[in-house]
RNA sequence: AGAGUUUGAUCAUGGCUCAGGAUAAACGCUGGCGGCGUGCGUAACACAUGCAAGUUGAGCGACGACGUAUCUGAAGCAGAGAUGUGGAAGGACGAGCGGAGCAGCGGACGGGUGAGUACAACAUGAGAAGCUGUCCUGAAGCGGGGGACAACGUCUGGAAACGGACGCUAAUACCCCAUAGGCCGAGAGGUUAAAGCCGCAAGGCGCUUUAGGAGGUGCUCGUGUCCUAUCAGCUAGUUGGUGAGGUAAGGGCUCACCAAGGCGACGACGGGUAGCCGGCCUGAGAGGGUGUACGGCCACACUGGGACUGAGAUACGGCCCAGACUCCUACGGGAGGCAGCAGUGGGGAAUAUUGGGCAAUGGGAGGAAUCCUGACCCAGCGACGCCGCGUGAACGAAGACGGCCUUAGGGUUGUAAAGUUCUUUUAUGUGGGAAGAAGGAAGUGACGGUACCACAUGAAUAAGCCCCGGCUAACUACGUGCCAGCAGCCGCGGUAAUACGUAGGGGGCGAGCGUUGUCCGGAAUUACUGGGCGUAAAGGGCACGCAGGCUGUGUAUCAAGCCAUCUGUAAAAGGAUGCGGCUUAACCGUGUUAAGCAGAUGGGACUGAUGUACUGGAGUGCUGGAGAGGCAAGCGGAAUUCCCUGUGUAGCGGUGAAAUGCGUAGAUAUAGGGAAGAACAUCGGUGGCGAAGGCGGCUUGCUGGCCAGUAACUGACGCUGAGGUGCGAAAGCCAGGGUAGCAAACGGGAUUAGAUACUCCGGUAGUCCUGGCUGUAAACGAUGAAUGCUAGGUGUGCGUGCAGAGAUGUAGGCGUGCCGCAGUUAACGCGAUAAGCAUUCCGCCUGGGGAGUACGGUCGCAAGAUUGAAACUCAAAGGAAUUGACGGGGGCCCGCACAAGCGGUGGAGCACGUGGUUUAAUUCGAUGCAAACCGAAGAACCUUACCUGGGUUUGACAUGUAAGUGGUAAGAGGUGGAAACACUGAUGAACUUACCGCAAGGUGAGUAGCUUACACAGGUGCUGCAUGGCUGUCGUCAGCUCGUGUCGUGAGAUGUUGGGUUAAGUCCCGCAACGAGCGCAACCCCUGCGGUCAGUUGCUAACGGGUAAAGCUGAGGACUCUGAAGAGACUGCCGGGGACAACUCGGAGGAAGGUGGGGACGACGUCAAAUCAUCAUGCCCCUUAUGACCUGGGCUACACACGUGCUACAAUGGCCACCACAGAGAGGAGCGAACCCGUAAGGGGGAGCGGAUCUCAAAAAAGUGGUCCCAGUUCGGAUUGUGGGCUGCAACCCGCCCACAUGAAGUCGGAGUUGCUAGUAAUCGCGGAUCAGCAUGCCGCGGUGAAUACGUUCCCGGGCCUUGUACACACCGCCCGUCACACCAUGGGAGUUGGGAGUGCCCAAAGUCGGUGAGGUAACCGCAAGGAGCCAGCCGCCUAAGGCAAGACCAAUGACUGGGGUGAAGUCGUAACAAGGUAGCCGUAUCGAAA
Repeated sequence: AGAGUUUGAUCAUGGCUCAGGAUAAACGCUGGCGGCGUGCGUAACACAUGCAAGUUGAGCGACGACGUAUCUGAAGCAGAGAUGUGGAAGGACGAGCGGAGCAGCGGACGGGUGAGUACAACAUGAGAAGCUGUCCUGAAGCGGGGGACAACGUCUGGAAACGGACGCUAAUACCCCAUAGGCCGAGAGGUUAAAGCCGCAAGGCGCUUUAGGAGGUGCUCGUGUCCUAUCAGCUAGUUGGUGAGGUAAGGGCUCACCAAGGCGACGACGGGUAGCCGGCCUGAGAGGGUGUACGGCCACACUGGGACUGAGAUACGGCCCAGACUCCUACGGGAGGCAGCAGUGGGGAAUAUUGGGCAAUGGGAGGAAUCCUGACCCAGCGACGCCGCGUGAACGAAGACGGCCUUAGGGUUGUAAAGUUCUUUUAUGUGGGAAGAAGGAAGUGACGGUACCACAUGAAUAAGCCCCGGCUAACUACGUGCCAGCAGCCGCGGUAAUACGUAGGGGGCGAGCGUUGUCCGGAAUUACUGGGCGUAAAGGGCACGCAGGCUGUGUAUCAAGCCAUCUGUAAAAGGAUGCGGCUUAACCGUGUUAAGCAGAUGGGACUGAUGUACUGGAGUGCUGGAGAGGCAAGCGGAAUUCCCUGUGUAGCGGUGAAAUGCGUAGAUAUAGGGAAGAACAUCGGUGGCGAAGGCGGCUUGCUGGCCAGUAACUGACGCUGAGGUGCGAAAGCCAGGGUAGCAAACGGGAUUAGAUACUCCGGUAGUCCUGGCUGUAAACGAUGAAUGCUAGGUGUGCGUGCAGAGAUGUAGGCGUGCCGCAGUUAACGCGAUAAGCAUUCCGCCUGGGGAGUACGGUCGCAAGAUUGAAACUCAAAGGAAUUGACGGGGGCCCGCACAAGCGGUGGAGCACGUGGUUUAAUUCGAUGCAAACCGAAGAACCUUACCUGGGUUUGACAUGUAAGUGGUAAGAGGUGGAAACACUGAUGAACUUACCGCAAGGUGAGUAGCUUACACAGGUGCUGCAUGGCUGUCGUCAGCUCGUGUCGUGAGAUGUUGGGUUAAGUCCCGCAACGAGCGCAACCCCUGCGGUCAGUUGCUAACGGGUAAAGCUGAGGACUCUGAAGAGACUGCCGGGGACAACUCGGAGGAAGGUGGGGACGACGUCAAAUCAUCAUGCCCCUUAUGACCUGGGCUACACACGUGCUACAAUGGCCACCACAGAGAGGAGCGAACCCGUAAGGGGGAGCGGAUCUCAAAAAAGUGGUCCCAGUUCGGAUUGUGGGCUGCAACCCGCCCACAUGAAGUCGGAGUUGCUAGUAAUCGCGGAUCAGCAUGCCGCGGUGAAUACGUUCCCGGGCCUUGUACACACCGCCCGUCACACCAUGGGAGUUGGGAGUGCCCAAAGUCGGUGAGGUAACCGCAAGGAGCCAGCCGCCUAAGGCAAGACCAAUGACUGGGGUGAAGUCGUAACAAGGUAGCCGUAUCGAAA
């Protein structure tokens, strides 16, 4: 830092998606250790149990247990006694202990949670009218009295909780007096304090008042703080004042009265959501998101209300009341509040132990010891996060085994393993063992025998997860076969899947790895930094104009903005950075540092404010000017229609063609007259005017704006403009007129499959006028307004200056067009009339669909307009340009394409092929042109692939290995059988070599062969959509490309287009192109003329021989011919045209003339064209069968349909007779002569010929003569019968031929369709391949031998240029709507249910306040009576909950209903894209199944 995805490709627009980081996470798989953090996000749901706030005896009285240091001290003992001894019980007492009570301080901190709250709650900075326990620093004081109440005792109520009555008692509890100081008051004066305790003492701890401080807290102000305007108006204590009350304190905080204010587009009020911040995450930053842990603030404590106490609370572990819930109960009544720490249930995808300790830090109480402390410190659980460590290291190639792949060679896993050597972090064991502990000493450790250290054993205890089509690092095999599945986006999967599953291999990260959710980023995709609006989404239809924003020149002052310096603050933590501590890191410590806000001082450029001056902006005046600018009134002619009259007669009208319609009751046509309404031809023009909509005959009146000139006046008066107001085509609406023409709807006629259309005949609203409404258009330049600046050229409208006598020239202004530089733009284009360069203001956009829809609001008589969503759904939708393709677009051109001709086909019969059907099988393939006498140049068996049946399994065929045999292989014959085959079997080999042997030969080992076994063979089985090769087709059409250069951001373009020309991208010329390649042409073959050479088997002119005749023969090369190398034709020559070209027209010569004729030859490519059955071949499949063999059958079937042919329908003919003239071929398992036989097919025969010699071989049509006489015939020959012939093992299914007999359809063929342009069509026969036999087919050959082409409008195909396109699978394209079906979300809906908030009324707890207080009453006054004061009670205001009522809002649901979306193969049409077949589209109205 970018990438993927719209297209055939391109650029730009634009959305979607990915790679990054983060996380209080969860889920899946896996899991060794340690450190530091962190852990209910959901039900502020309900909670069992334990603990979380107590402490003080140095404030007080009492009680209990304990104790016996001290005091008192019984009995007893001793003593005469005093007295001594003794020490029980009790009491006092207490180094102390316990639980209650009074009293003090603390329970307002600490801890939890985030429900509420959009608020002065928070953040930040200021402020004045406050309070403040403990603490700190000062000042002053602490004198004298008094009365109670708990505890306790007695009695008593209650199940309990908890009380009641009477009685006793202390205090640092309570009260009074005094005094000080304080406070209030102008003053007089009024008012108001205290407490003691401990200690031997010194002294200490306290108490009261007061001044200040520190910290805390209450209040006020500036600024900042989410979404929604489909919430636009809100507000009665509301805003202010006066007075009073209240408070610690200002204040409508509260009350009385007065006034009518206050807030709001700079967003009040309402609705939704939300604790705020330091920070945290992300980001380059600006921003965006977030508020868990830690820290600050706030709020809350079951829900709601309330106060009390207190320095502080409206109080989490206090109180009162109400409510819901739970628990106890003796049913009377009571108790409770984990959002403290653990823990439980529940909810949930999901979040821990009912642990240890007060050792440390901190807090409360206390003088202290000490006690309390689920704050806190630790431990436990969880890979939840961050950080660190390990699971070994080195060597080790036979590159092991195994796995996987393989082209079978090998590759890979892989130095990986094994093996050798070494280490011991970690784990385990043993031993040692901290710091954290402060303070003068001692003592004190939960963690913890932890960290750490040493030693020992031993590689020992320790690796997974995801991914491998592209993005994105990483590839193969098998399985699967649009199945199963994957997928973040694009997309994979339909038999060769690097995308599914598995395996091998590889990549990434690593005690983790993936997935999911969320946030930021990428996204400049809300654009402040940093976007846009002609056509992609986006300029308001146009103007005027309030607010607002912006605003010319000089000068003076001010200092709000702005700039500079300084000050305060910006808590700590966190961030950055230096240093340091844990072995390192995470983590931690310490120092430094950072924008904001506020204040002070200074500056004076710029913005602003104020003053003053100016004229250039703006406006006014004056002098001229143009104009369909607006409104009103009047007038005019042409035309249409209607009416009247005349003339006139049968049609008119209308269309593609018709018909409806009009017309003999006289139309149309024509002439005259009249009426009415509407619109104003020509002029008329990218001419004019207007803000836009819009404005067009003429005249008059009224009226707006504009331009030029002038420079007298004003002196910034300006620009823009949210709301607002006005104007605003057509259609439409209301009321009243009017109505000639036109004309939605409607009626009729046509068209059509239909035709609710196009076309025709009619025709009503409407179109017109007046008044009112509507307020929309593709209201467009798809371009907001204003100002300034930035090359030119050329038209046009209206003024002006200058020169000129004028014509005219020239300069400049305002408008309106075209071209164009710079610039700009995605491109197209724009280009002084900007879409350029800048400034100001307004409007608008943020993917497509849903949808300009729904709901709500506003407006409207209605139609509707305006404002304007969401759910859901898609990965695109859209722009410009490019190349193609296509068009019922255009231009140019070609082709037997049409036309002009000739002959066919389509009708008949037959043949062949195909479809279909049938069948055991009718083997397979070919299917528009480009399948269908095609593969097949020839199915009776064979062929043969199909079917039936029979048998066979290393096989019919190939190679190898091993073993056996090698008198083996082979095998006549025989038996069975349909054959294959099975059984039998006379006979019976060959070769190499060693040894023996004189030799013959023998023995041994082998080869071939055979047998067996194993590898394998075999397959016309599948896939031509896995392929090679070959082929068809467009098309023998003239095209298809490349290099370099140039143009374009690019796809691409140029070249290859243009002007000519050609059969041709053939050639010439021109040209930002210059060249080149594959095609075209030529080179090759055949054919056409002549010459040269050659001369047999061919030929025979001359000469000789010879025959009935004959090149038969000698001979000859002249001729024909044969066949070889050459020649010839090149627009070369002449003339015309053309551009002096290419070329073309004509001519000469020539056998041939403009590629002479024919052939071979087929560019880049297209059709997933054909062929796996010619062959080859990947994969898959079969392997006693899908192989191979055999018999018989089938491929020859037959209601029918199609294609290609043959023969005909006859007289240009048939038949009979006679009689000519070819070419090209073939022949040895062959062609086969003469001759003979047979009516013939053919038979016999066997000369000649491997062939210019012989044979096939007769050419036929033609010609000559005869006959038939227009008929189903002397045409036609199908069909059938009989008899023959030939081939062949065999003609039944199923061959060909002959003879005789039979003698069908058919009399020239509907719509349609086909071939051919000259030696062609037509017609006539001949040959060959295949082949035993079997062509009407195919491939060739010659004979006879035409007609026609004006021409390119049309049909078909093609080429080039151009144009449109929504097509690119490319028009056999694309695509719209209704209907039907399924699913989804949503609107309406009689209603129904629920919720939160508010309003009014009723009732009203607790409680404050006020009133009352006849009841009660210790302290004070009083001698007393009594009083003061206080309290209960009662009353009142306020008021939670509750009740009633009417609305508004939100949510859920609802019979039915509306449209919408989505969904491989439903129905109907064809609306749109090409002129889309009626150009399309916008607004409106109406109609219609739908477009």
The prediction has a mean pLDDT of 84. Small-subunit ribosomal RNA from an uncultured rumen bacterium, 1491 nucleotides, folded computationally. The sequence is in RNAcentral, with records from ENA and SILVA. Rfam family: Bacterial small subunit ribosomal RNA.